[in-house]
Context: one part of a larger RNA
RNA sequence: GAACGAACGCUGGCGGCGUGGUUCAGGCAUGCAAGUCGAACGGUCCAUAGCAAUAUGGAUAGUGGCAGAAGGGUUAGUAACACGUGGGCAAUCUACCCCCGAAUCGGGGAUAACAUCUCGAAAGAGGUGCUAAUACCCGAUAACACCAUUGGGUCGCAUGAUCCGAUGGUCAAAGGUGGCUCGCAAGAGCUGCCGUUUGAGGAGGAGCCCGCGGCCUAUCAGCUAGUUGGUGAGGUAACGGCUCACCAAGGCUUUUGACGGGUAGCUGGUCUGAGAGGACGAUCAGCAACAUUGGGACUGAGACACUGCCCAGACUUCUACGGAAGGCUGCAGUCGAGAAUCUUUAGCAAUGCCCGAAAGGGUGACUAUGCGACGCCGCGUGCAGGAUGAAGGCCUUCGGGUUGUAAACUGCUGUCAGGGGGGAAGAAACCCCGCUAUUUAAAAGAUGGUGGGCUGACAUCACCCCCAAAGGAAGCCACGGCUAACUCUGUGCCAGCAGCCGCGGUAAGACAGAGGUGGCAAGCGUUGUUC
Numbered sequence: 001g002a003a004c005g006a007a008c009g010c011u012g013g014c015g016g017c018g019u020g021g022u023u024c025a026g027g028c029a030u031g032c033a034a035g036u037c038g039a040a041c042g043g044u045c046c047a048u049a050g051c052a053a054u055a056u057g058g059a060u061a062g063u064g065g066c067a068g069a070a071g072g073g074u075u076a077g078u079a080a081c082a083c084g085u086g087g088g089c090a091a092u093c094u095a096c097c098c099c100c101g102a103a104u105c106g107g108g109g110a111u112a113a114c115a116u117c118u119c120g121a122a123a124g125a126g127g128u129g130c131u132a133a134u135a136c137c138c139g140a141u142a143a144c145a146c147c148a149u150u151g152g153g154u155c156g157c158a159u160g161a162u163c164c165g166a167u168g169g170u171c172a173a174a175g176g177u178g179g180c181u182c183g184c185a186a187g188a189g190c191u192g193c194c195g196u197u198u199g200a201g202g203a204g205g206a207g208c209c210c211g212c213g214g215c216c217u218a219u220c221a222g223c224u225a226g227u228u229g230g231u232g233a234g235g236u237a238a239c240g241g242c243u244c245a246c247c248a249a250g251g252c253u254u255u256u257g258a259c260g261g262g263u264a265g266c267u268g269g270u271c272u273g274a275g276a277g278g279a280c281g282a283u284c285a286g287c288a289a290c291a292u293u294g295g296g297a298c299u300g301a302g303a304c305a306c307u308g309c310c311c312a313g314a315c316u317u318c319u320a321c322g323g324a325a326g327g328c329u330g331c332a333g334u335c336g337a338g339a340a341u342c343u344u345u346a347g348c349a350a351u352g353c354c355c356g357a358a359a360g361g362g363u364g365a366c367u368a369u370g371c372g373a374c375g376c377c378g379c380g381u382g383c384a385g386g387a388u389g390a391a392g393g394c395c396u397u398c399g400g401g402u403u404g405u406a407a408a409c410u411g412c413u414g415u416c417a418g419g420g421g422g423g424a425a426g427a428a429a430c431c432c433c434g435c436u437a438u439u440u441a442a443a444a445g446a447u448g449g450u451g452g453g454c455u456g457a458c459a460u461c462a463c464c465c466c467c468a469a470a471g472g473a474a475g476c477c478a479c480g481g482c483u484a485a486c487u488c489u490g491u492g493c494c495a496g497c498a499g500c501c502g503c504g505g506u507a508a509g510a511c512a513g514a515g516g517u518g519g520c521a522a523g524c525g526u527u528g529u530u531c
Stems, first nucleotide, its partner, number of pairs: 001531004006527005013379006019372002026335003030332003035066003040063002043060007073290003083213007092206003097202002100199005105139004114129006145170011175194008215262003222252003227249008265287004269280004292313005315326004345368003351365001352363004382412004392403004416472001418467005426458001431453009475520005480501003486515005496503002
């Protein structure tokens, strides 16, 4: 000099964009943060129409499906294939999405809800009876799928991979909803959409393996028994001591530092520096790990799962003492500790995500708002004229000098703040209403195109115009040298200053006050840390 997630002191007008728990991964009151689908299913309730049967619309506890593995938080642990980078999988998996092929046949038994009974303070639990499904089960059919045996071709990277066959065996499924035709109805047929099953490919995602790279310590020199390898088995989506039985006795390491100890999430990057380098890893982005502590699995395409389950521990709450309930390292907020870090706000309007055919619902993600000079940037606090150089202050050699065109005074302007009016863009989709092309038996329906309509939290917004009025808006630090800026008074090695040198013991440019001056300016200084 530059920088900061800063703090402290004095001061403080406005706006834009950022940014804000660095400490106790300490404890948490309260509210919210993950739901959705009635076009999978049986009920129940309400409304409308009707005498009623019933029809239409709405709501929904339960069964069922999809999503709760994302999004959000934190950095405790981790020196590790955790991360970064480059490769490998001939050792792998992949829900939703896209493309292509084939199929979607026949049957069955339950169960929640509901009713009823019982137990319990509660949380909740149990018995009996009834019922539905895209829930569950059985059968059929089945190949370019899988398994076994087997013939041939091509290729490679060692195990082998891949293609064309043969024989035998194994495994599927579910319906819903529009439109039209027939039918008294039940239902049947055609057609569209959404699903279901099976196979092939893709995209994106995930898993595993390897080379190289990045902290300190030798006052840590030896470490290791599933340890190193083999055979066999188990296990996994998959290779593998991953696990197990048996066999062998190996494996790592001394400057290329094993093992141990300390510290630490890693990276893109950030700060500094001419660079080389050094320090750091807040915000944003990628990856990892964690979710009260420790352990465990279940479900599922995916978890060993932050707001799922089970067990154990600590803590907190309720209790009828028999038992129960809980987990803010989500958003706000609270206590504590700390030098120190915000609103218990608004909205789903936008972007995105989940569910849904859609309408739509949900979303403390997000978008906004509030608070903080915490940072960067911009703007303002007026402009011009104005000398008898007023008064006052300060200094004085008492002549005067200085503050100083500064003020007063005169003229003008109107940024910001204030009041009033106007007023975009963020909105285009979905959807609705027309027109039209394709599909189709079809002027239904579905899909595509096109024209119109609907939707704004912010918001008393931005921006523009008008009104009024110089009115509401300047401080902080320094002035001995380094270092820009000097005098007086007080004090008298005292009180005090100080980054270094050093000032202060009676004329102190260094202490304190005042006047003046210098610097920066809505900030200015100090402290801390890095280069």

The part of an RNA shown here (small-subunit ribosomal RNA, 5' domain) has 531 nucleotides and comes from a Candidatus Omnitrophota bacterium. Its Rfam family is "Bacterial small subunit ribosomal RNA". Taxonomically the source falls in Candidatus Omnitrophota (Bacteria, Pseudomonadati).